[in-house]
RNA sequence: AAAUUGAAAAGGCAAACUUAUCGAAAGAUAAGGACGCAAAGCCAUGUGUCUAAAGAAUCUUUGAUUCUAUGAUUGACAGGUUGCCAAU
Numbered sequence: 001a002a003a004u005u006g007a008a009a010a011g012g013c014a015a016a017c018u019u020a021u022c023g024a025a026a027g028a029u030a031a032g033g034a035c036g037c038a039a040a041g042c043c044a045u046g047u048g049u050c051u052a053a054a055g056a057a058u059c060u061u062u063g064a065u066u067c068u069a070u071g072a073u074u075g076a077c078a079g080g081u082u083g084c085c086a087a088u
């Protein structure tokens, strides 16, 4: 320096839930809190999933139903990229 691996230690992240704020919603942020995580660091590029405000269509038209991402999710998977500790 590279490859493979994760038994121990150090350090790291933080699900559900609660409170506050933002948002039409999905969800996000902050604080508390730990279910888990060796990339649970970063990138919405592909697939998937969630939502449907605006828009469109239909109808029994002060409304209802359906479609739709330009909204979101990387703690769904793949891909890209960077990287800590230790063992071999």
Base pairs, nucleotide, nucleotide: 003088004087005086006085012037013036017032018031019030020029021028022027035075041081042080043079045078046077047076048073049072050071055067056066057065058064059063
Predicted 3D model of an 88-nucleotide RNA (c-di-GMP-I riboswitch aptamer). It matches the Rfam family "c-di-GMP-I riboswitch aptamer". Gene Ontology term of the family: cyclic-di-GMP binding. The prediction has a mean pLDDT of 85. The model forms 95% of the base pairs in the Rfam consensus. It was read from a public genome assembly, where an Rfam model found it.